[in-house]
Molecule: SAM riboswitch aptamer (S box leader)
Organism: Peribacillus deserti
């Protein structure tokens, strides 16, 4: 590279450096020189660890925390894309499930 679980409608800067680009991909629709991607600070969170308190015969669960690993920090995963539902009648609109992505933890 791939596999399996789990989550994905909350949250999070009027900072610093940079100097055109960005929002995964497809159509769209946004975002940016009133400064984009990146790096740094700052934050936000609670997957992992880690600590406490209760609950248990224990495995272990639930609640507080937040030094340590990730990870986020426009817009629901920014909408869609494939099946189907409900409404409506060429304009638009909702929902529910998949797939596809993104993160974590384990496997490989």
């Nucleotide at each position: 590279a791939c596999c399996u679980u789990a989550u994905c409608a909350u949250g999070a800067g009027c900072g610093g450096u940079g100097g055109a680009g960005g929002g995964a991909c497809u159509g769209g629709c946004c975002c940016u020189g009133a400064g984009a991607a990146a790096c740094c600070c700052g934050g936000c969170a609670a997957c992992c660890c880690c600590u406490g308190u209760u609950u248990g015969a224990a495995a272990a669960a639930a609640c507080a925390g937040a030094c340590g690993g990730u990870g986020c920090u426009a817009a629901a995963u920014c909408c869609u894309g494939c099946a189907g539902a409900a409404a409506g009648a060429u304009u638009a609109c909702u929902c529910u499930g998949a797939a596809a992505g993104a993160u974590a933890a384990g496997g490989g």